[in-house]
């Protein structure tokens, strides 16, 4: 960096997917060490048990316990014991008191806020302990715990009386200071103000302990630090407008109170404000940062461990104490909840370390120690310290090591494959050498700690000795995207899959193996988040047709905005400053054997803040300009609006005349209208709408729209001139206003037209298209609705940036003053066309070009312009507009083809004109069907069906039954053993075959071997017409003998393409001319080949006889001849070559001459690129798969011949253009040795017999038959027709029963021209007539393939049907029209609306009640200090209660979410449902 995936193919738009890196991670598979880290993201869910905050005796006053001695008292003779007392020592214990328990640790519910972060402010504040200064520390006096007594309770704790110390508590002095008032002065700032000097009066402190007696820890005042905090404000960082208004202590003032302190913080009273589109006020989410993940970068996500700071401690509330809480391990009080209970009542809070449960896909050890870092407390030893230091699990995540090194080819085994010959696994192993990292295990053994000791880690790093390659290797992939191929198994099944997609029998995609690639102690996989995605575009998109310009216009706010001059200096630029914690990250260099990891230095850094400068650009300010815009003046065009008036054709209809039988409509009817007189026609009349002709890609309007002519009244634009103002300008989020057509409300109006309707046709139906009627509507007035392909699918302004040619309306010029014209110029509509643009189509001075200003609007495709909320609206319904689901793609241009009841030229027996048939009937044959033991298999619209088959009785044959075989009925080979092989015959038997018997002994030689051949036994092999023609070769059919298929090289087009091969002519023809960004080529087409029509020439037997001669009963029969015929070699002739016309002087055409043929003379062989997965594995080959005593071979019957039936190809007829009989006449082409077979005899005849000729221009099949001349039959089921059948014979063959063929006598069926439909032929054709030949023993041949005889008919002409060629067009088709592809119905799944309603949550209102607590008032009851008093008692003060707001309940109505709900609603999906 980019790649897959929409198409046949392209290009472009656009989504989805992958490749990358992360991670507190889970799960799958495997797992050797070690270092450093990290480790409940769910239930702020509930907690058992330990533990997490206490210390001081150098503040007191006890109680206990140990010592000392001392004292006191007792006993003892003492030593000395005991006991009590007293004083001291020391340890402990509860208590009063100090200090700390507001730090550490946790945890992210809340909270959108000055909470956070950053920069300020604080003249409006505090601050224990610490550290500085400066002074002080005097004199009283009263209690209260502990204690002990009693009393209450299950506990928990608790009452009353009494004693008591203190650095607890109280009064009074003093007052360095400090505070209040008054008052004089200095200085300062920022508005309120602050600083400091003096003087007066008023108030205002203190505490003592240890001791070694010189200290020292502490106390009070008051100034200063340090460090810590509390308040303020500026700027910054989410979503949501389907939350648009929202606030009553609410904004502000006076005053008072409270606070350390500002303040609506609270309170009275007074004003009525304050906030809000620059998003208030309501929802949802969320702890913020430093940093962390990804990116080139800007961004975008993200807040876990470490750090700042904030919040919270079971829910709510409160306030106590203190310097500091409104206090996680504190206190009240409500509430859930759990324990305890004697039931009266009381205890609890692990979001602290560990641990339990539970939720969950998921997260650790109830370990050590305070040694070290920090912390409380202490005058210190010292205590405490789940803070913190480690250890312990955990591949969670980073780093390292290791699983061994060299050598070592017969390239072993053994595995996979094989084309069988190898290849590969592979130096991989075995073996040989040798090392020792980890692990193991011996032995030493730290540092970490300041002058001594004092180590949890830890016998740990880490050095060392020894043993032995030993103990350590997996996961994932392997079509493409992506690096890595084979074999088997599977057979749209099993599965697989991130996207395209893979699987239906030769799967590099599934499943296993081999082998390969990836990475490694991990590897896949899920989930997330960045990237890739410029796929939300600030860097860096877009809107003609891909998603996107609002219908229009006017204008608020808001953004942009002309020429000059001066100032300023906000933006903008420079330069300095402070800040901008640490860690991270960068650079560079240390420390752990490297690395991770960590120590030190360093550079770098935005936004904010300050100070100086700069002033070109923007802002402001000020003065000025005329070009933008606007007046004014003078002209001009116009279906621009609106009201009123008015013509004239039409149509309808009403009256009257004339007039008769129709008319009207339609593809063609008919319904309707007319004899009650319609339709036509004339004359009067009555009433609605709408303006022919002019009319014109003319004109006017912002748009929507605007047409008959007049009058009022009104709004925009053009020109002209250059006279006025002096930037007055664009644009335009919300607004307002206009807004076709239908529709709606009212009321009027209706001739036409005409949804709905009714009828008539159409039609498979026809709720449609046609016709007959017809109601709202269409028209007028007032109101509504707001919307169209309301489109140029193009938002407005401005400026710039070739041209050409209409037009429509002005002005100057010039033309003679006029007109035409021409020239210049302005505005406005068109078309063409450069330059650029664009995916391409196109656009192109009226831009989709080249830049600026502003709005609007997009962000895959379905769901959906829905659904729910909002606003409008009478409704209809507009407007604003989701989401799940769901799919890989949808979608724009343009190409190529294909197809079109699209256009155009053209071919073809396509059709059309002829002609003969099929179809109908007997028969043949072929097939489907059905039947069968088998009816073998194949061909299946056109392109299968008298095909494969040019020959089924056996054979063939493959099917079917039975009987046999098993190296085999065939090749090859190798081994052993017999034996020549072959023939010939007997028996059993359907035969194969079995079995006996005969006969034969074969070549070479080195003489017991070899060859060959044939039996036999093994082992390779053999064999298969089993199966795939959709694995395939080769070979055929068809489009088609159509005129078409393509390549080089140029040029084109971003590209697929495209040009050439189009185009004017012309041909049978892409045939040939011409012309052309083509030139040239190549398969095809024509010629070249065969045959056949005419001449020449050559040759002249078997063939030929004109001329000569001979002969015959006749014959080229003989001699001869080389002319003719004819054979068969050569070779001539036909090219549009000539002539006239046509045509472009062309190509060709038309016509003629002339020729045996005349425009490719006629046939035939010859089949371009390719379609049809067309047919053949059964004609041959052939992959692959399958059977192997059978799916191989052999024989014997049978069958392929079945037959109720239905269809293809055919014969032969139905008759007189005929049918019998008789007589007679001319062919071409072919066959013939297991053969054709003459003559002649015999038979009615098929045949028999005979055998002459002939391996054939010599003989033989062979007669040719329609024809022609007689004759007979006379319209009949016949002398037609000839099946069917009987009955005799022939013939071929080992055999004619199933199952041949032909002969003869006999029978004599249907059938008198064949429905719908349908083939096949344009000339030697058609149709009629017969010979022949393959195959063949014979034959179902009527087929098939050849041949000659006889010999037509009609083609105006291309509208139609089929088929095909070229151009052109439309496409949403490309499996290509047998395409795509719509909707309803049914059925399955899944997700969402609505919904009686029930249910959960949040919140607001009104009243009712109202815990604890602080304030505030009351306070007749209580009360040691102080004061009066001699005491009693008073006073001042304080408490208990009491009251007001306040947490929660509670009654009642309201709004917001959200769940479910019978039914219902529409969607999306789902190989083979219906219409």
């Nucleotide at each position: 960096a980019g790649a897959g995936u929409u198409u046949g193919a392209u290009c472009c738009u656009g989504g989805c997917u992958c490749a990358g890196g992360a991670c507190g991670a889970a799960c799958g598979c495997u797992g050797g060490c070690g270092g450093c880290g990290u480790g409940c993201c769910u239930a702020a869910c509930a907690c058992a048990u330990g533990c997490a905050a206490g210390u001081u005796g150098a503040g007191c006053g006890g109680u206990u316990c140990g010592g000392u001695u001392u004292u006191u008292a007792g006993a003892g003779u003492a030593a000395u014991c005991u006991u009590u007392u007293u004083a001291c020592c020391g340890g402990a214990c509860a208590g009063c008191a100090g200090c700390g328990g507001a730090c550490c640790g946790g945890u992210g519910a809340g909270u959108a806020a000055c909470a956070c972060g950053u920069a300020g402010c604080u003249a409006a504040c505090c601050u224990a302990c610490c550290c500085c200064u400066a002074u002080g520390c005097c004199u009283g006096g009263g209690a209260c715990a502990a204690c002990c007594a009693c009393c209450c309770g299950a506990a928990a704790g608790g009452g009353u009386g009494g004693c008591u110390a203190a650095u607890a508590c109280c009064g009074g002095a003093u007052g360095u200071g400090c505070c209040g008032u008054a008052c004089c002065g200095g200085g300062g700032g920022c508005a309120u103000c602050c600083c400091u000097g003096g003087u007066a009066c008023g108030g205002u402190a203190a505490a003592g302990g240890a001791u070694u007696u010189a200290u020292u820890c502490g106390c009070g005042u008051a100034g200063g630090g340090a460090g810590g905090g509390g308040g303020c404000u500026g700027c910054g960082g989410u979503c949501u407008a389907u939350c648009a208004g929202c606030u009553a202590g609410u904004u502000g003032g006076u005053g008072a109170g409270g606070u350390a302190a500002c303040g609506g913080c609270u309170c009275a009273c007074c004003a009525a404000a304050g906030c809000u589109a620059c998003g208030a006020c309501g929802g949802a989410u969320a702890g913020c940062c430093g940093g962390u993940c990804u990116g080139a970068g800007a961004g975008g996500a993200u807040g876990u461990u470490c750090g700042g700071c904030c919040a919270c401690a079971c829910g709510g509330g409160g306030a106590c104490u203190g310097a500091g809480a409104c206090a996680c391990g504190g206190c009240c009080c409500c509430g859930a909840c759990u324990c305890c209970u004697a039931c009266g009542g009381g205890a609890g809070g692990c979001a602290g370390c560990a641990g339990u449960g539970a939720g969950g896909g998921a997260u650790u050890u109830u370990g050590c120690g305070c040694a070290a870092u920090g912390g409380g407390c202490g005058a210190a030893a010292g205590c405490c310290u789940g803070a913190c230091g480690c250890a312990g699990c955990a591949a969670c995540g980073c780093c390292g090591c290791g699983u061994g090194a060299g050598g070592g080819a017969a390239g072993a085994c053994g595995g996979u494959u094989u084309u069988c010959g190898g290849a590969u696994u592979g130096u991989a192993a075995a073996c040989c050498u040798u090392u020792g990292u980890c692990a193991g295990u011996g032995g030493g053994g730290a540092a970490g700690a300041g002058g001594a000791a004092g180590g949890a880690c830890g016998g740990u790093a880490c050095c060392u000795g020894c043993u032995g390659a030993g103990g350590a290797a997996g996961c994932c992939c392997c079509g493409g995207c992506u690096a890595a191929c084979u074999a088997c198994g599977u057979g749209c099944c099993a599965g697989c899959a991130g996207c395209c997609g893979c699987g239906g029998u030769a799967a590099u995609a599934c499943g296993u193996a081999g082998g390969g690639g990836g990475c490694g102690a991990g590897c896949g996989u899920u989930g997330u988040c960045c990237g890739g995605a410029a796929u939300u575009a600030c860097u860096g998109g877009g809107u003609g047709u891909a998603a996107a310009g609002g219908g229009c216009u006017c204008g608020u706010a808001g953004g942009c905005g002309g020429g000059a001059a001066g100032g300023u200096a906000a933006g903008u630029u420079g330069c300095a400053g402070a800040c901008a914690a640490a860690a991270g990250a960068c650079u560079g260099u240390g420390g752990c054997u490297c690395a991770a990891c960590u120590g030190c230095a360093g550079a770098u850094u935005g936004a904010g803040c300050u100070g100086c400068a700069a002033u070109a650009c923007u802002g402001c300010c000020u003065u000025u300009c005329u070009u933008g815009a606007g007046g004014a003046c003078a002209g001009g065009a116009g279906a621009g609006g609106a009201g009123a008036g008015u013509g004239g054709a039409a149509u309808u209809c009403c009256c009257g005349g004339u007039g008769u039988a129709g008319c009207g409509g339609u593809g063609a009817a008919a319904u309707g209208c007319g004899u009650a007189g319609a339709u036509a026609u004339c004359g009067g009349g009555a009433g609605g709408a709408a303006c022919a002709c002019c009319a014109g890609u003319g004109g006017c309007g912002a748009a929507g729209g605007c047409g008959g002519c007049u009058c009022u009244c009104u709004g925009g634009c053009c020109u002209g001139u250059a006279u006025c103002u002096g930037a007055c300008g664009c644009u335009g989020a919300g607004g307002a206003g206009c807004g076709a057509a239908a529709g709606c409300c009212a009321g009027g109006g209706g001739a036409g037209c005409g949804a709905a309707c009714g009828g008539g046709a159409u039609u498979a139906g026809a709720u449609a298209c046609c016709c007959c009627g017809g109601u709202a509507g269409u028209c007028c007035u007032g109101g509504c609705u707001g919307u169209a392909a309301a489109c140029g699918a193009u938002g407005g302004g401005c400026a710039c940036u070739a041209g050409g040619u209409g037009u429509a309306g002005g002005u100057g010029g010039u033309g003679u003053u006029a007109a035409a014209g021409c020239c210049a110029u302005c505005u406005g509509u068109g078309c063409c066309g450069g330059a650029g643009g664009u995916a391409a189509c196109c656009c192109a001075u009226u831009a989709a070009g080249u830049g600026c200003c502003c709005c609007a609007c997009c962000u895959g495709g379905g769901g959906a312009g829905u659904a729910c909320g909002g606003c409008c609206g009478c409704a209809a319904g507009g407007u604003u507009g989701a989401a799940a689901c769901u799919c890989a793609a949808a979608g724009g241009a343009a190409u190529u083809g294909a197809c079109g009841g699209g256009g155009g030229c053209c071919c073809g027996c396509a059709c059309a004109a002829g002609u003969g048939g099929u179809g109908g009937a007997g028969c043949a044959u072929g097939u489907g069907g059905u039947u069968u033991a088998a009816u073998u298999c194949g061909a299946u619209g056109a392109u299968a069906c008298g095909c494969g088959a040019a020959g089924a009785a056996c054979c063939u044959u493959a099917c079917c039954a039975g009987g046999g075989u098993u190296u085999g009925a065939c090749a090859u080979a190798u081994a052993c053993c017999g034996g020549a092989c072959c023939g010939c015959g007997g028996c059993a038997g359907a035969g194969a075959u079995g079995u006996c018997g005969c006969u034969u002994u074969g070549a070479g030689c080195u003489u017991g071997c070899u060859c060959a051949c044939c039996g036999g036994u093994a082992c390779a092999c053999a064999g298969g017409u089993g199966c795939u023609g959709c694995a395939u070769g080769g070979u055929u059919g068809u489009c088609g003998u159509c005129a078409g298929c393509u390549c080089g090289u140029g040029c084109u087009g971003u590209g697929a393409g495209g040009u050439g091969u189009u185009g004017g002519g012309u041909u049978a023809a892409g045939u040939c001319c011409c012309g052309c960004a083509a030139c040239g080529a190549g398969c095809g087409c024509a010629a070249c080949c065969c045959u056949u029509g005419u001449c020449c020439u050559u040759a002249g037997u078997u063939g030929c006889c004109a001329u000569c001669g001979g002969g015959u009963a006749a014959u080229g029969c003989c001699g001869g001849g080389a002319a003719c015929u004819c054979u068969a070699g050569g070779g001539a002739g036909a090219c549009u070559g000539c002539c006239g016309g046509a045509g472009u002087u062309g190509a060709u055409c038309c016509g003629g001459a002339g020729g045996a043929a005349g425009g490719u003379g006629g046939g035939g062989a010859u089949g371009a690129c390719g379609u049809c997965a067309a047919a053949u594995c059964a004609g041959c080959a052939u992959g692959g798969c399958c059977c192997u005593u059978a799916c191989g071979u052999c024989c014997u019957g049978g069958g392929c011949u079945a037959c109720a039936c239905a269809c293809g190809u055919g014969c032969u007829a139905c008759a007189a253009u005929g049918g019998c009989c008789g007589g007679u006449a001319c062919a071409a082409a072919g066959g013939g040795g297991u053969g054709c077979c003459a003559a002649g005899c015999c038979g009615c005849a098929a045949g028999g017999u005979g055998u002459a000729g002939c391996g054939a221009a010599u003989c033989c099949c062979a007669a040719a038959a329609a024809g022609c001349c007689g004759g007979u039959c006379u319209u009949a089921g016949u002398u037609c027709g000839g099946a069917u059948u009987g009955g005799a014979g022939g013939c071929u063959g080992c055999a004619a029963c199933u199952c041949g063929c032909c002969u003869u006598c006999a029978u004599g069926a249907a059938g008198u021209u064949g429905g719908a439909a349908u083939c096949a032929c344009u000339a030697g054709u058609a149709a009629c007539c017969g010979c022949g030949g393959a195959u063949c023993a014979g034959c179902g041949a009527c087929g098939c393939u050849g041949u000659g005889g006889u010999g037509a008919a009609u083609a105006c002409g291309u509208u139609c049907c089929c088929g095909g060629g070229c151009c052109u067009u439309g496409u949403a088709c490309a499996c290509a029209c047998c395409g795509c592809c719509c909707g309803u119905c049914a059925c399955g799944u899944c997700a969402c609306g609505g919904a009686a309603g029930c249910c959960g949550u949040u919140u607001g209102u009104a009243c009712c009640u109202g815990a604890a607590g602080c304030c505030g008032c009351c306070g007749a009851c209580c009360c040691a200090a102080c004061c009066c008093g001699c005491a009693a008692g008073g006073g001042a003060g304080g408490g208990a209660g009491g009251u007001g707001u306040c947490a929660g309940g509670g009654u009642a109505u309201g709004g917001g979410c959200g769940g479910u709900g019978a039914c219902u609603g529409g969607g999306a999906c789902g190989a083979a449902g219906u219409c």
Molecule: small-subunit ribosomal RNA
Organism: metagenome